[in-house]
């Protein structure tokens, strides 16, 4: 310097153009004499900036970070 993948919630992943989903966590409740287990509900997320589209986590430029090849 060249070419690629990856980037979604505290944490690990889905979600191939139409409501952001599921597990652990974390809170409040329920249940229990208690406490774990269990139910149930809540909380908080699309790297970042343009563009295409009625509509973008998904597609397209560009940057940023991490990684991997090559040179």
């Nucleotide at each position: 310097g060249c070419g690629g993948g990856c980037g979604u919630a505290g944490c690990a992943u889905a979600a191939c153009g139409g409501u952001a989903a599921u597990g652990c966590a974390c809170u409040g409740g329920c249940c229990u004499u208690c406490c774990a287990a269990g139910c149930c509900a809540g909380c908080u997320a699309c790297g970042u900036g343009g563009g295409u589209u009625c509509g973008a986590c998904a597609c397209c430029c560009a940057u940023c970070g991490c990684c991997c090849g090559c040179u």
Molecule: transfer RNA
Organism: Planctomycetota bacterium